[in-house]
RNA sequence: AGAAACGUUUUCUAGGGUUCCGCAGUGCUAAACUGGUCUGGUCCGAGGGGAAACUCACAGCACCUGCUGUGCCACGGAAGGAUAAAAGCCUGGGAGAA
Numbered sequence: 001a002g003a004a005a006c007g008u009u010u011u012c013u014a015g016g017g018u019u020c021c022g023c024a025g026u027g028c029u030a031a032a033c034u035g036g037u038c039u040g041g042u043c044c045g046a047g048g049g050g051a052a053a054c055u056c057a058c059a060g061c062a063c064c065u066g067c068u069g070u071g072c073c074a075c076g077g078a079a080g081g082a083u084a085a086a087a088g089c090c091u092g093g094g095a096g097a098a
Stems, first nucleotide, its partner, number of pairs: 007054006015044002020041002022038001023035004056071006073093001075096001080090002
């Protein structure tokens, strides 16, 4: 800048590990090192979980440029990728299934 779609973003949670903090241990009550099989804080975090905002489509009403209503369904590996590392993150509404 543009587009309108099984739309985007924010936030929270299920969950996740260990870069930092904290905690524990070692150590000269030092610096530092080790530990996530340490509850936690920072951090990551759902297509199929929650909440909200903004768009979009259709219908109606307004003509103040807005208001109201509706917007379905969604079982799912393994392997791999990123980050410090991992995960319902990404691959992926994938491969498959019915």